[in-house]
RNA sequence: GUACGCCGGGCGACCGCGCUCGUUCCGCAUCCGCGGAACCGGUGAGGAAAGUCCGGGCUUCACAGGGCAGGGUGCAGGAUAACGUCCUGUCAGGGCAACCUGAAGGAAAGUGCCACAGAAACAAACCGCGCGUUCGUGCUUCGGCGCGAACUCGCAAGGGUGAAAUCGUGAGGUAAGAGCUCACGGACUCCACGGUGACGCGGAGUCGGGUAAACCCCACCUGAAGCAAGAUCGCUCGAUCGCACCGUAAGGUGCCGGAUUGCCCGUCCGCACGAGUUACAUCGCAUCGAGGUGCGCGGUAACGCGCACCCCAGAGGGAUGGUCGCCGGCGCGGAAACGCGCUACAGAAUCCGGCUUAUAGGCGUACUU
Numbered sequence: 001g002u003a004c005g006c007c008g009g010g011c012g013a014c015c016g017c018g019c020u021c022g023u024u025c026c027g028c029a030u031c032c033g034c035g036g037a038a039c040c041g042g043u044g045a046g047g048a049a050a051g052u053c054c055g056g057g058c059u060u061c062a063c064a065g066g067g068c069a070g071g072g073u074g075c076a077g078g079a080u081a082a083c084g085u086c087c088u089g090u091c092a093g094g095g096c097a098a099c100c101u102g103a104a105g106g107a108a109a110g111u112g113c114c115a116c117a118g119a120a121a122c123a124a125a126c127c128g129c130g131c132g133u134u135c136g137u138g139c140u141u142c143g144g145c146g147c148g149a150a151c152u153c154g155c156a157a158g159g160g161u162g163a164a165a166u167c168g169u170g171a172g173g174u175a176a177g178a179g180c181u182c183a184c185g186g187a188c189u190c191c192a193c194g195g196u197g198a199c200g201c202g203g204a205g206u207c208g209g210g211u212a213a214a215c216c217c218c219a220c221c222u223g224a225a226g227c228a229a230g231a232u233c234g235c236u237c238g239a240u241c242g243c244a245c246c247g248u249a250a251g252g253u254g255c256c257g258g259a260u261u262g263c264c265c266g267u268c269c270g271c272a273c274g275a276g277u278u279a280c281a282u283c284g285c286a287u288c289g290a291g292g293u294g295c296g297c298g299g300u301a302a303c304g305c306g307c308a309c310c311c312c313a314g315a316g317g318g319a320u321g322g323u324c325g326c327c328g329g330c331g332c333g334g335a336a337a338c339g340c341g342c343u344a345c346a347g348a349a350u351c352c353g354g355c356u357u358a359u360a361g362g363c364g365u366a367c368u369u
Stems, first nucleotide, its partner, number of pairs: 001367007009327007017044004022039007046345001050356002053354005058226004065265004070222005075089005090104001091102004105217002110215002112211003126159002128155003132151008167185006186207006193200002230283003234277005242255005256270005291310008328343006
C1' cells in the first nucleotide's frame, strides 16, 4: 500500500421499565374466561435497525388463464426461493504491482445525430506539390540552369481547422503522390487448432469513421396492490334487486350490467358492486424462520448435504433506562508515578436475502512494492 474478516465498550451494586412461564390475592363473570396487584424465573434495539434502491415469503383481488402495451436485465459458466445480488473466469480501461472499475448483445435490418471551426464530416481543395503549353525575365562554357504570371491536367503525401479527415508509424517507389510495395501494429470477416463457453493463438483477405445511459432490432424475465396488506364483529349513503327468445320443466342462447392492472379475448357473477365511517376493539403479532451456532463431508469459490445443540424484543403515542464505583481504549503533558480531556455512526414496528450510504477507535489473516 491492497484485499478480506471480527469487535465496537466491560464488570459490580442500588433503583426502575415492556413481554412471558409459574404461584398467590382482589374485582367482574353461568361456563370458557377478562382486568388489576405482588413474588420467583426467563427474555428484551443493529452492523447498518438508516435509504426505500432491488428480490421474495405472506395477504387480498374468483380459480389469476392467453395476448398486446408498459417495465426490467444484457460478456461467459455457475450459486440462490429469487434478484438489477454473489462466486469463478474472459475482454476493455487505470495502476510498477497486489488490485480497482465497467450502462460489457447488435452500426453488415432501418431511421436519426456529429454543433462551431474547416475546402470537406456519406464528401471534397483554403495554403500547397508536380508535368505540359504560352508570355516575360536573369545567368550561360550556348548543352542548359533558375524566377514570375496565365491556362489545362495530375495529387491528397506536407501545412491549417477539428473530438474525429481515404486505418496508424517507418522505409522504398513516383513528374509529384497514394496500401502502389514491404515491415510492424489496429479493426472487421473467413479458415485451422485449444477451450462447456465468453475467448485465445496462428494464417489469409478487406479497409472512409463515430454514436444505441439516441429511436430501434435481438435474447431472456415480468399480473396488480401492499401489514396503513388483510380477517372477525358492526354502521351510513348511493346504485340496484335485469330484458328478450327456446323449452312442460330443469335449463340453454343472446343482450345489458358488475368483477377481473392500462386495453382486448376468455372466464365468473345477476346484486353482483361503489363510496364513507365507528370502537383509535380483537386478531394478523407466544413473530418457528429460505432461522442461529458448532463440527464433518463435497466444491477453486459463491454455496450445498449430514449430525448435534439452541429459541434469541413484540411495543401499540410506542418498553429496552437512571445513579455510583472500578477497569478498557484514544489523545495531550510528564523521566516516571500520575494528571486532564474524549470515547463513533446511530434506535426494532410484517418478516427475510441483498445493494447503497454513515461510522471515534481497536484486533487479526493474506498478498504487493